A computed fold for a 268-nucleotide part of an RNA from a bacterium, annotated as large-subunit ribosomal RNA, domain VI. RNAcentral holds the full RNA, with entries from ENA.
[in-house]
Context: one part of a larger RNA
RNA sequence: CGUAGGAAAAUUGAGGGGAGCUGUCCUUAGUACGAGAGGACCGGGAUGGACAUACCUCUGGUGUAUCAGUUGUCUGGCCGCAGGCAUUGCUGAGUAGCUAUGUAUGGAAGGGAUAAACGCUGAAAGCAUCUAAGCGUGAAGCCCCCCCCAAGAUGAAUUUUCCCUUCAAGGCGCAAGUCUUGAGAGAGACCCGUGGGAGACCACCACGUUGAUAGGCCGGAAGUGUACGCAUGGUGACAUGUUGAGCUGACCGGUACUAAGGUUCGAG
Numbered sequence: 001c002g003u004a005g006g007a008a009a010a011u012u013g014a015g016g017g018g019a020g021c022u023g024u025c026c027u028u029a030g031u032a033c034g035a036g037a038g039g040a041c042c043g044g045g046a047u048g049g050a051c052a053u054a055c056c057u058c059u060g061g062u063g064u065a066u067c068a069g070u071u072g073u074c075u076g077g078c079c080g081c082a083g084g085c086a087u088u089g090c091u092g093a094g095u096a097g098c099u100a101u102g103u104a105u106g107g108a109a110g111g112g113a114u115a116a117a118c119g120c121u122g123a124a125a126g127c128a129u130c131u132a133a134g135c136g137u138g139a140a141g142c143c144c145c146c147c148c149c150a151a152g153a154u155g156a157a158u159u160u161u162c163c164c165u166u167c168a169a170g171g172c173g174c175a176a177g178u179c180u181u182g183a184g185a186g187a188g189a190c191c192c193g194u195g196g197g198a199g200a201c202c203a204c205c206a207c208g209u210u211g212a213u214a215g216g217c218c219g220g221a222a223g224u225g226u227a228c229g230c231a232u233g234g235u236g237a238c239a240u241g242u243u244g245a246g247c248u249g250a251c252c253g254g255u256a257c258u259a260a261g262g263u264u265c266g267a268g
Stems, first nucleotide, its partner, number of pairs: 001152001005163007015149004021049007033038001051106005059100004066093005071086006110144003117137004166183007188265002191262001192208005213259003216255005222248003229242005
C1' cells in the first nucleotide's frame, strides 16, 4: 500500500516445511519343519542404542554486584574493624537464570491408491492363459493420519463483537433532499512511559493511578555458616556465651513510599 466504511478478536486451511532409523531379550515354542544337527513365519510383551524436541523436579556444571576463610601490600591517626589492588588475588561453598552427562516425550497404530510379485473370472485362439474388457491381495516407498508455519491463498476467505454518518460554508432544487469543501468527534490504535519468563534492532507480551509494571520497603524461601560489640576463661595464639548468629543478586508473596507525566492519529 492492497484486501472498496473504520476497528478488535476468534477461526478455516489452498499451500509449504518437519518427522520417518534400528538392536537385543522373553513368550508363542524347542512347536511347525527336519533322519539328525538345527530351528522358524504369524502374533503378544519387555528393554536398549543413535537421532530429535521440550524442560530444570531430581543428579551435576556454571554462577566476576551472594556468604565465609586466607596471603602480600596500601588507606581510614593507632588497636580493633572495614575498604582498595593483586586473574573474581587465592581458596571452600552456592540462589535464580542458562545448561547436559539430568528429566520427559517422539518414530507408532490406522486409512487410501500402488510397485515388483501373487491371484479370480476370461476371450482373442472350442484348449490354455493374472489381461485384451473386468475384479482382488500386496512395501520402511506415494497420498492422508502426527507436529509446525500459513488468507499478499491479489482466488487477498469465514465468524462474532464494537463504532458511527455531527456541525459550518458553498452549489443545485418550490420542497423533501442531494453534492463539494473544511472542522469536530468515535470504536480503536500508534507515539511516550514502567518493565518482561520477549528480544540484535524491530517485533511480541504485561502494565500506566479505576495501578502491583519496575525499583524501594516488609515477610518468607534459599545460600553461607555462629557477625560486630560486650562478657567470661587463658601470659598468649585463641576458646566459650550472647547466637543457627549476622549478612545476602536474580526466587515467592505482600505493600502505592518512588517512577509510569503526556501527545497524536483515526470512519463511506